[in-house]
């Protein structure tokens, strides 16, 4: 110098938004554990579970310098002297150290302080002293008992054992005099007098002595008395888990007095007296939990969450009780009892405590060496030397953390192989490898080699003590001492040699593809992958991350502002109490003085150390360590400030409140009154219905209803006035008149002087329904009854009906009890109605105008809000206080407690389950919501299908096979504009295998092709005959066939839910969209809304919009008028000619008509509507009028809509068959059912006979005339035409003539027979035609249903493609005849535009309730049963203090010569307390349980359909009855209810 550098978010609700809210991820951490892998070193760590059980061996011993004896050695004859060692006596120390975390919620611990209420061994300093006797006992000796363990009895014996006496006070009791402090009790000093208490040696040296011992000294002991360190004990404040579903607890409890007990104080104990003490919310009592703390981890902080290692305390020590020793202890490895257990026994009896250090079992997911060593650092004993330490230091074992370091480095492109992939080019792995050169960390090998050691001691010098050179004691030099250890470390030697792997790879979140599988196997932290193309599962290939470790799993804490002190919300998301009064508690106006408690601010104590942080400094670096320092935000005292708050005193008038004079009101009780109206009853007057409803029925009249008039009884509510009018605190509250009575609002400014505000418990009011008792009962109306309605109909409607509704007198306490908006206060733009009141101008007055206060509504600025919305009656901005919310469900449920007669109300969980529930607003879609609009959508016509035979398709059956697709509208005369073979895709059967066809490479060999034979049913299969072309001299190549073999061919096999393309449909509907702007946080919205007006988003007006694509129109072709042009095969008016007849012929070019061009129609004009516009209407004119008619043309989208079977393709799948060939059969069945159609039923008609008028086609494997046969299909035959030329070819209906005369017919043909024709290789299954005969059903067709608005419908007929033929009545076109009707949009389809509602968003074919059923899971209850703790009453009581006895028993003192006796003691008894047992009754808690009750979940189960739209009876609260279920129903009440209408009010002009 430094020591406060810090704070990211992200998936997941929805079609989208935005909000709210959960869940869930990414980070860090660990005493971990589990998988998969594993080089080397440092430094930490390591039974978190059963405080379960323990084998072994080690963990507290030591002193001969206290003491006798004892043994060995040496030395001597020997007594004995020296040394060693040591059982006992004696002393100190085993209360330390070392484990652990059961217990404890507790002065246990933290932090601060007390003690004048205490004790301390060893150590330190001071001071005194250390005198005299004195009787024992173990060792030992012997002598008994036991199995043993061990015990006893007799004798001897020492002491620093023990025991008495002296002395001696400043020590310590009593009594006393006197000073001095203190926060009470008190402390203290200076005296005075009387009591009481000590003690022990050892051992070095010197010096005297024969010795024995004495003196002097120097060190250890010892004794007493002050002090100090340290250490212990004891009180206090503060502080630090969870539960109230624990609200009350306490007899030693609280105090007192006395006593006892302890080092000390104290109900610590114990008599005795009083009745108290604790808690009320600051949580007593009680239940669960749990050793505190320094500290760790997390975090930006504040917090959370922990308390392993290490440090401090505390409790423990097999489970409970005792206490003795001792300075300390109720005592881990001491004692006594008592209880489970192991273990020895000779069955008498004894021994035992790893929660010390290793170590073993047994529970567990889990956690080391039965190691060296006292070398260090520290304890104990000893004068020392030393001995002892599983404390400690070391090792060993474990990736269990942190750290550090290797596994190589530079060069290297044929971009090698090989894997992978692949669009077959190619990329990719990957400079990676090879290969080429370099180093030499580690680890191997071999050599050196530090520090950890300094002392004690021993030798020598020296200083002090001392007479001393001795010894003690200090200094100095020097000797000794290392378990780790083969250490660190440093050299040298080899040779890239020995050393990588986990994990992910859809999003969050770095990182991609291929196969394998098929909603299976599986994966997932969350959302969510897999049902045939999986980046999501397995594998592999790559590719990301980390990296000796890698993921996984639990746990803590962040994100989580998701408990919100920092920093959260209650209108509609979770939340304001139903509403008031007020306790406590909380917060409070102005002005002043005081004092100083919060509260600032210094100073001082103290906050152990370790740990974080800061600076250096040590191990090569780090980790780790070590100095020093900052910090420890705390708590204690001292002293200081006085703005706030508190507090005390004074004062003030604005807040409150009082008072005077007015004023409105369905405020409230309680009394009497009043007329309308319904039932009823009585009489009258009339008669057959009434009443109900969508229709209806039940019902009520002929025994006189219903109507209608008089007259009576009765309850129960008060029409209009009535009003987003009033009043109340909220529930509520409405005829008039009275008593009483709350409360509010205006003006005045006397009075009081903060008297305020909220408001936990508490109190009281509290709609409807409902309870209890007693009245009443008109109308009305749950239950119930009948009658409808319905599939049912425990509804909805009807008809009746009881409780109820009313009244009194108690109960109940709840509602969508709302403004979904607690109370009170202050502040912030206005505008307007309404309601009280007051005041001013002006007026003559009604009255109107302005200005205050006080209610009650509406619009609106700031701001607010997620939006909606609110907005001076805030949901803006502030204050005070209260309630209440933390994700859905489970649940306002259980159990529990209170309150109730009940009912039922407060209070109120959990297990378990889901990833969402949710609010508010966009955009569709939908609605048995609304406006407005338009279509052959109704409606009005007209004809028909639906019955009938008949064809045709389909569906079902059948069947070897009936091939395959299409299925509301938009399949069903649909692919299929042609199934007898073929077609042909199916069945059966015989064949084929490079193939019926493509390409290329190969082998042979040859033209091929044809003909011929055999066989067969064909296809085929086996023979023979015939037999090349092109180049080139040749060799050889080339085409082209045929045949081996490979490579492939094929496939109508799957998937239209991998695809292209094409197509349908909504819908030829008028729409669908962009750009820029603007508006909204936002999805979004304007624009495309509005007023016109249109087939039309078509046009115009307006507008925050301007502008633009797509579609709409219009260009296109037909077709209707005219006109030019052109005139063969068409035409024929004029002129010739000619024919039986006909443009036949010259010939015209007018017309027709043919095909090219051009012209017309534009609302262009004119009236009226209209906004003068756009347009509308009517009119002229016009071949056509307001799109002239048709037609092609089909917006963004929808339906995973059809089609893999037209073709095309992706993937899969068959490959002597899922390919191909070939013969038969089959797609043509047939009890039935639908769908398209054709022919009829007949007279508008059939049959005959005649007569007439088209258009568009089509024809060379072809239309075919004229002609002959043939009744006829048809046959011969064959002119003409490659077609305006000639042909199909006759149009038909209709027209005019006959016949028929309502009839199963001269109506209709169906089916049958029987004869023909024609195609074709072949008509049986299977064809059309034809002609005789034959003559079914059917007489206009139930619900239902379809098409059509003009050249249409209807009805005639033509003709065309496919086609040998034909099933064509089909399907494309074409032409003749030629209608009828439309008032009108209420309705029913469809659609279009705004609007409204919504719980739908695969969008109403949606959503989506509850009962049953079945299966799994948790919980509640449960007769009972089992266990746990705890308390309570008893009983028994061990071992032990106390206490009390003590006749037995006892050296020291004491009297006495002795005996003996006295002091004091003991064993033994009894007693008090007691552990441990044991009984008994109850309470809690907890395991189990027949049974019983609701609740989750869970692709596809049963009833029904409640709710979302006006969910088809709006819906929901509340009670209260009903009923399988969702539910109805009555009663209040609430809008969080559509729609219309109508009243207020508001905006604008």
């Nucleotide at each position: 110098c430094a020591a406060u550098u810090g704070g990211a978010g992200a998936g997941u609700u929805u079609g989208a938004u935005u909000c709210u809210g959960g869940c869930u991820c990414a980070g860090a951490a660990c005493g971990a554990a589990c998988g998969c892998u594993g080089g080397c070193g440092g430094c930490g760590u390591g039974g978190u579970u059963c405080a379960g059980g323990c084998a072994u061996g080690c963990a507290a011993g030591u002193c001969g310098a206290a003491c006798g004896g004892u043994c060995c050695a040496u030395a001597g004859c020997a007594a004995u002297a020296u040394g060693g060692a040591u059982a006992g006596u004696g002393g100190c120390a085993g209360a330390a150290g070392g484990g652990u975390u059961a217990g404890u919620a507790a002065c246990a611990c933290g932090u601060g302080g007390g003690c004048a209420a205490u004790c301390u061994a060893c150590c330190c300093c001071c001071g005194a002293a250390u005198c005299g006797g004195g009787g024992a006992u173990a060792a030992c000796a012997u002598c008994u008992c036991g199995a043993a363990a061990g015990a006893g009895g007799u004798g001897c014996u020492a002491a620093u054992a023990c025991c008495c006496g002296a002395u001696a006070a400043c020590a310590c009791c009593a009594u006393u005099g006197g000073g001095u402090c203190g926060c009470a009790u008190g402390a203290u000093c200076c005296g005075a007098u009387g009591g009481u208490c000590a003690a022990a040696g050892g051992u070095g040296g010197c010096u005297c002595g024969c010795a024995a011992g004495a003196g002097c000294u120097g060190c250890c002991g010892u004794u007493u008395g002050a002090g100090g360190a340290g250490g212990a004990g004891c009180c206090c404040g503060c502080g630090g888990c969870c539960u109230a579903u624990c609200a009350g607890c306490u007899a030693g409890u609280u105090g007192g007095u006395g006593a006892g007990g302890u080092a000390a104080c104290g109900g610590c104990u114990c008599a005795c007296c009083a009745a108290g003490g604790c808690u009320u919310u600051u949580g007593a009592c009680g239940g669960g939990u749990a050793g505190c703390u320094g500290g760790u981890c997390u975090g930006a902080g504040a917090g959370g969450a922990c308390g392993a290692u290490c440090a401090g305390c505390a409790a423990c020590a097999u489970u409970g009780g005792g206490a003795c020793u001792g300075a300390g202890a109720c005592a881990c490895u001491g004692c006594c009892c008592a209880g489970a257990c192991u273990u020895c026994u000779a069955c008498g009896g004894a021994a035992g405590g790893c929660u010390g250090c290793a170590g073993u079992c047994g529970a567990g997911a889990a956690u080391c060496u039965u190691u060296a060593g006292c070398a260090a650092u520290g304890c104990c004993c000893g004068a020392a030397a030393g001995g002892g330490u599983g404390a400690c230091u070391a090792u060993g074992c474990g990736a269990c953390g942190c750290c550090g370091c290797g596994u190589g480095c530079a060069g290297g492109a044929u971009g090698a192989a090989g894997g992978c992939c692949u669009u077959c080019g190619g990329g990719u792995u990957g400079u990676a490898a090879a290969c080429u050169g370099c180093u030499g960390u580690c680890a191997g090998g071999g050599g050196g080699g530090a520090a950890g050691a300094a002392a004690c001691c021993c030798c020598g010098c020296u200083a002090u003590u001392u007479a001393a050179a001795a010894g003690a004691u200090g200094g100095u030099g020097g000797g000794c001492u290392g378990a780790c250890a083969u250490c660190a470390c440093c050299c040298c030697c080899a040779a890239a040699g020995g050393a990588a792997g986990c994990c992910a790879c859809g999003g969050c979140u770095a990182a991609c593809u291929c196969u394998g599988u098929g909603c299976c196997a599986g994966c997932a932290g969350c959302c969510g992958c897999g049902g045939u193309a999986a980046g999501a599962c397995a594998g592999a290939g790559g590719u990301g991350g980390c990296a000796a470790g890698c993921g996984u799993u639990g746990u803590u804490c962040g994100g989580a502002u998701u408990u919100a002190c920092u920093g959260g919300g209650u209108g509609u998301a979770a939340a304001g109490g139903g509403c008031a009064g007020g306790u406590a508690g909380g917060c409070g106006g102005c002005c002043g003085u005081g004092a100083a408690a919060g509260u600032c601010u210094g100073g001082u104590g103290u906050g152990a150390a370790a740990u974080c942080c800061c600076a250096g400094g040590g191990c090569u670096c780090a980790a780790c360590c070590c100095u020093g320092g900052a910090a420890c935000u705390g708590c204690a005292u001292c002293g200081g400030a006085u703005a706030c708050u508190c507090c005390a005193c004074g004062g003030c008038u604005u807040g409150a409140g009082u008072g005077u004079c007015g004023g409105a009101g369905a405020g409230g009780u309680g009394a009497g009154g009043g007329g309308a109206a319904u039932u009823c009853c009585c009489g009258g007057u009339g008669u057959a219905a009434g009443g109900g409803u969508g229709a209806a029925a039940u019902c009520u009249g002929u025994a006189g209803a219903u109507a209608u008039c008089g007259g009576g009884a009765g309850g129960a509510a008060c029409a209009c006035c009535a009003g987003u009018g009033g009043c109340g605190a909220a529930g509520g509250c409405g005829c008039c008149u009275c008593a009483c009575u709350g409360g509010c609002c205006g003006a005045c400014a006397a009075c009081u002087g903060a008297c305020g505000c909220u408001g936990a418990g508490c109190u009281g009011c509290g709609a409807a329904a409902g309870c209890u008792a007693g009245g009443g009962g008109a109308g009305c109306a749950a239950a119930c009854a009948g009658g409808a309605u319905u599939a049912g109909a425990u509804a909805c409607c009807c008809u009746g009906g009881u409780a109820g509704u009313c009244c009194u007198a108690g109960c109940c306490g709840u509602a969508a009890a709302c403004g979904a908006u607690g109370u009170g206060g202050a502040u912030u733009a206005g505008g307007u109605g309404u309601c009280g009141g007051a005041g001013g101008u002006g007026u003559c007055g009604a009255u109107c105008c302005c200005u205050c206060c006080g209610g009650c509504g509406c619009c609106g600025a700031c701001g607010c809000u997620a939006a909606c919305g609110c907005a001076u009656u805030a949901a803006a901005u502030c204050c005070a206080c209260c309630a209440c919310c933390u994700g859905g469900g489970g649940a306002g449920u259980a159990c529990g407690g209170u309150c109730g007669c009940a009912a039922g109300a407060c209070u109120g969980a959990a297990a378990c389950u889901c990833a969402a529930a949710g609010a508010a607003a966009u955009u569709g879609a939908c609605g048995g919501g609304g406006a407005c609009c338009c279509g052959c959508a109704c409606a009005a016509g007209c004809g028909g299908u639906g019955g009938a035979g008949c064809a045709u398709g389909u569906g079902g059956u059948u069947u070897a096979a009936u091939u395959c697709g299409a299925g509301g509208c938009u399949a069903c005369g649909c692919g299929a504009a042609g199934a007898a073979c073929c077609u042909u895709a199916c069945c059966c059967a015989g064949g084929c295998u490079u193939g019926a066809c493509a390409u290329g490479c190969u082998u042979a060999g040859g033209a091929c092709a044809g003909c011929c034979c055999a066989u067969g049913a064909a296809a085929g299969u086996g023979g023979g005959u015939c037999u090349u072309c092109c180049c080139g001299c040749a060799a050889g190549g080339g085409a082209c066939c045929u045949u081996u073999g490979c490579a492939c061919a094929g496939g109508u096999g799957c998937u239209g839910c991998a695809u292209g393309g094409c197509u349908g449909u909504c819908g030829u509907c008028a729409g669908c969209u962009c750009g820029u702007g603007c508006u909204g946080u936002g999805a979004a919205g304007u624009g495309u809304u509005g007023g016109g007006u249109u087939a039309a988003g078509u046009c115009c007006c307006g507008c925050a919009a301007c502008g633009a694509g797509c579609g709409c129109a219009a260009c296109c072709u037909u077709u209707g008028c005219c006109c030019u042009u052109a005139g063969u095969u068409g035409c024929c008016a004029u002129c010739a000619g000619g024919u039986a007849a006909u443009g036949c012929u010259g010939g015209g070019a007018a017309c027709u008509c043919u095909a090219a061009g051009g012209g017309g129609a534009c609302u262009g004009c004119c009236g009226g509507c209209g906004a003068u516009a756009a347009g509308c209407u009517g009119g002229a004119g016009g071949a056509a009028g307001g799109a002239g008619g048709a037609g092609a043309u089909g917006a963004c989208g929808u339906c995973a809509a059809g089609u893999c079977a037209g073709u095309a393709u992706g993937g899969c799948c068959c490959u002597u068959a899922c390919g191909c060939c070939u013969g038969g059969g089959g797609c043509u069945a047939c009890a039935c059912a639908c769908g398209u159609g054709c022919u009829a039923c007949a007279a508008u008609g059939g049959c005959c006979a005649u007569u007439a008028c088209a258009a568009a086609g089509c024809g060379c494997u072809g239309c075919a005339a004229u002609c002959c046969c043939g009744c006829g299909a048809g046959g011969g035959g064959g002119a003409g035409c490659u077609a305006a030329u000639c042909g199909c070819a006759a149009a038909a209906a209709a027209g005019u003539g006959g016949c028929c005369u309502c009839a199963g017919u001269u109506c209709a043909g169906a089916u049958u027979g029987g004869a023909g024709g024609c195609u074709g290789c072949a008509a049986u299954u299977c064809g059309c035609c034809u002609c005789c005969a034959u003559g079914a059903a059917g007489u206009c067709g139930g619900a239902a249903u379809c098409g059509c608005u003009a050249g249409u419908a209807a009805c005639g007929g033509u003709a065309g493609g496919u086609c040998a033929g034909c099933u064509a009545c089909a399907c494309u076109a074409c032409c003749g005849u030629g209608a009828a009707u439309a008032c009108g949009u209420u309705c029913c389809c469809g659609g279009g535009u705004c609007u409204u509602g919504u719980a739908c968003a695969c969008a109403c074919c949606g959503c989506c309730c509850g009962u049953c059923a079945a299966g799994c899971c948790a919980c509640c209850u449960g007769a009972g049963u089992c266990g746990a703790g705890a308390g309570c009453a008893c009983c028994c009581g061990a071992a032990g203090u106390c206490g009390u006895u003590g006749a037995u028993c006892c050296a020291a003192c004491c009297c006495g010569c002795a005996a003996g006796g006295g002091g004091g003691g003991a064993a033994g008894g009894c007693g008090c307390c007691u552990a441990a047992g044991g009984u008994g009754a109850g309470a809690u808690c907890g395991g189990u349980a027949a049974g019983g009750a609701g609740g989750g979940c869970u692709a596809a189960g049963u009833c029904g359909u409640a709710a979302c739209a006006a969910g088809g009876u709006a819906a929901c609260c509340g009670u209260a009855c009903c009923g399988g279920a969702a539910g109805g129903u009555g009663c209040g009440g609430u809008u969080g209810g559509a729609u219309c209408a109508c009243c207020u009010c508001c905006u604008u002009u």
This is a predicted structure of a 1549-nucleotide RNA (small-subunit ribosomal RNA) from a Candidatus Omnitrophota bacterium. Rfam family: Bacterial small subunit ribosomal RNA. The family has 99 seed sequences and 42,628 matches in Rfam 15.1. The coordinates come from a structure-prediction model, not an experiment, and the mean pLDDT is 85.